[in-house]
RNA sequence: CCGUGCUAAGCGGGGUGUCAGCGGUCCCCUGUACCCGCAAUCCGCUAUAGCGGGGCUGAAUUCUUUUCCGAGGGUCGAUUGAGCUGGGCCACUACUGAUACAAGCGAUGUUGACAGUCGGGUCCCAUGCAAGCAAGCGGCGUGAACCUGGUCAGGCCGGGAACGGAGCAGCCAUAAGCGUUAGUCUGCUGUGCCGUGGAACAACCCGACUCGAGUUGGCUGUAACAACAUACUCAGCAAAAUCGAUUCGAAGAAAAGUGCACGG
Numbered sequence: 001c002c003g004u005g006c007u008a009a010g011c012g013g014g015g016u017g018u019c020a021g022c023g024g025u026c027c028c029c030u031g032u033a034c035c036c037g038c039a040a041u042c043c044g045c046u047a048u049a050g051c052g053g054g055g056c057u058g059a060a061u062u063c064u065u066u067u068c069c070g071a072g073g074g075u076c077g078a079u080u081g082a083g084c085u086g087g088g089c090c091a092c093u094a095c096u097g098a099u100a101c102a103a104g105c106g107a108u109g110u111u112g113a114c115a116g117u118c119g120g121g122u123c124c125c126a127u128g129c130a131a132g133c134a135a136g137c138g139g140c141g142u143g144a145a146c147c148u149g150g151u152c153a154g155g156c157c158g159g160g161a162a163c164g165g166a167g168c169a170g171c172c173a174u175a176a177g178c179g180u181u182a183g184u185c186u187g188c189u190g191u192g193c194c195g196u197g198g199a200a201c202a203a204c205c206c207g208a209c210u211c212g213a214g215u216u217g218g219c220u221g222u223a224a225c226a227a228c229a230u231a232c233u234c235a236g237c238a239a240a241a242u243c244g245a246u247u248c249g250a251a252g253a254a255a256a257g258u259g260c261a262c263g264g
Stems, first nucleotide, its partner, number of pairs: 001264006009057003012030004020046005034054005063257006072248009083237006096226002099223003103220003106216003115210008124198005129192002131189003135186002138181005148173004156165003
C1' cells in the first nucleotide's frame, strides 16, 4: 500500500415551551433524513441522562473536533404606536329634542284670513224605530206493537136467555219528543249617513252673519332651555411594528483527527 472480517460510531439537527435537570411526544426553524411500539390529568431516564424490539452503513464524500458564515428562535434596550382608562380644552359648543319669535323662502287668504256671535254635528245618558242573533211563548205539521184515552168489527169470557164484561187490529185524538213558521211579545248587541228628549258645550268640524287683512310654521334664521359628544391635547396601561445589543443556533464551507484481527 492492497484485500477480507469486525468494533467504536452513525442512520438528522436546532430553537421556544415543559422540567430539579436531560431527552422524547406537541409547536416552530432547517430541509429529506432506517422501521415498529410508548407518551401532556404526559412518557422514559439521572450527568455516559428517551426506553424496548428489529434492520442498514461502517473507519470515511458518510464518524469526531475546531473555525467561519448563517435561516430561525429567546432576552434586554430605544423609537413609533392601534386600542383602553382618567383629566383638560374646543364647550353655557356642534348635532339632537322640545319652546318662543316671525326677518327670508314657501303654503293659504278680497272666490274673504284672523277674531267675534248664533246654530248644528262629533262625545255621553235614556228612549223609539229598524237590523241581526238566541231562547221561550204562540201557530201549523208529525208523533205510541203492549206498558195513553175514546170507539172498539171479528174473536174471547160469564149467563138458559135477555144481556153483561175485559179488550187486539183498525179509525180518531193526544203526551213527551221532532220538524217548520213567522206573528205580537220577552231578552241581547264591536249593528244604524234613522228619530225624540236630556246632559255637556273644553276642543275640533260644518253652516249663517258681522268685520276687513292677515293666518300658518314646512325649510332657513334668531333667542332661551334640556341632554350631550367626536376631533385636539396631557398622564397612565398597552397589542403590534422598526432599529440596536446580547444569547442559542439548523443547513453550508474550510482545516484537522480516527481503532482491532487475518492474509498478500
The RNA shown here (Bacterial large signal recognition particle RNA) has 264 nucleotides and comes from a Sedimentisphaerales bacterium. A source record names the gene ffs. Rfam family: Bacterial large signal recognition particle RNA. From the family's description: The signal recognition particle (SRP) is a universally conserved ribonucleoprotein involved in the co-translational targeting of proteins to membranes. On this family, see Rosenblad et al., Nucleic Acids Res 2003: "SRPDB: Signal Recognition Particle Database". It is annotated as a non-coding RNA gene. Its family is annotated with signal recognition particle, plasma membrane targeting and SRP-dependent cotranslational protein targeting to membrane, signal sequence recognition in the Gene Ontology. The model forms 90% of the base pairs in the Rfam consensus. The RNAcentral record of the sequence draws on ENA.